[in-house]
RNA sequence: CUCUGUUCUCAGGGCGGGGUGCAAGUCCCCACCGGCGGUGAUGGCGCAAGCCUAAGCCCGCGAGCGCCCGAUGCUUCCUUCCGGUUUCGCCGGGGGCGGGAAGGUCGGGGUCAGCAGAUUCGGUGUGAAUCCGAAGCCGACGGUAACAGUCCGGAUGAAAGAGAACGGCG
Numbered sequence: 001c002u003c004u005g006u007u008c009u010c011a012g013g014g015c016g017g018g019g020u021g022c023a024a025g026u027c028c029c030c031a032c033c034g035g036c037g038g039u040g041a042u043g044g045c046g047c048a049a050g051c052c053u054a055a056g057c058c059c060g061c062g063a064g065c066g067c068c069c070g071a072u073g074c075u076u077c078c079u080u081c082c083g084g085u086u087u088c089g090c091c092g093g094g095g096g097c098g099g100g101a102a103g104g105u106c107g108g109g110g111u112c113a114g115c116a117g118a119u120u121c122g123g124u125g126u127g128a129a130u131c132c133g134a135a136g137c138c139g140a141c142g143g144u145a146a147c148a149g150u151c152c153g154g155a156u157g158a159a160a161g162a163g164a165a166c167g168g169c170g
Stems, first nucleotide, its partner, number of pairs: 001170001003168008016030004031150002033139002035061004043052003056137002064115002066112001067110001068108005074103006080094006119135005141153003
């Protein structure tokens, strides 16, 4: 130094002003924000090797929702068992160690990409999706006195990943 094991730590920002209205940080006008890895013609430091830094909308990843699988009588219903009955069925009760459906909870996975988003123009230049300038665009689910990237909630969660300590092979 490469690879690798265990444990631990860390790992998201943003509604300020005005308008309408019974009511809006949810609508309208102005505003504000940009996870992680990669790439990168940026900038800085250095004699150099190199180090630090640089994309929301270029490639990929993550959380969320949906879908699928498994476990679980935890809940409801159907069937089932007992009793009653006005015999269509209804009422009361039992049962989960009989079967089924839906839901809940827990776990896992595939990622099926399903929802998953969004960039152009001008300039420089050999070369720009990344530089400079300008104008645009995008942003899970549930909640709410009215529709939410910015409020509240799941979340003191999870996690892309980043790092540290102690080991192992080479």
A computed fold for a 170-nucleotide RNA from Alloalcanivorax mobilis, annotated as FMN riboswitch aptamer (RFN element). Model confidence (mean pLDDT): 76 of 100. It was read from a public genome assembly, where an Rfam model found it.